The RNA shown here (c-di-GMP-I riboswitch aptamer) has 86 nucleotides and comes from Ornithinibacillus caprae.
Lineage of the source: Bacteria > Bacillati > Bacilli > Bacillaceae > Ornithinibacillus.
Its mean pLDDT, the model's own confidence on a scale to 100, is 89.
It was read from a public genome assembly, where an Rfam model found it.

RNA sequence: CUUCGAUAAUAGCAAACUCAUUGAAAGGUGGGGACGCAAAGCUACGGGCCUAAUGAGAUAUUUUCUACGGCAGCCGGGUUACCGAA
Repeated sequence: CUUCGAUAAUAGCAAACUCAUUGAAAGGUGGGGACGCAAAGCUACGGGCCUAAUGAGAUAUUUUCUACGGCAGCCGGGUUACCGAA
C1' cells in the first nucleotide's frame, strides 16, 4: 500500500413507530426513537423496485399504460474512509 474483518478499541450512522413540515404520490427534511449496519459515507452509471402529477388511451366515471419523479437500509459498479487480531 492492497485485500480481509475479531467476543479488540475509539467513534459513527439510524429501521419500524411517532410529532412537525414538504410533495399529486412514491418519497424527502427536522426532532424523538433504535431494528440493525464494517462503509447503513457519498454517487442514479447498470439492473431491479415504488409512485403516476403530466401525457396518451379505454370507458359511465372509474380504469390501463407512461418518469422527466423517487428508492443508495435491493443488488452491482465508481469514489472516499477509522482500527488492526487472524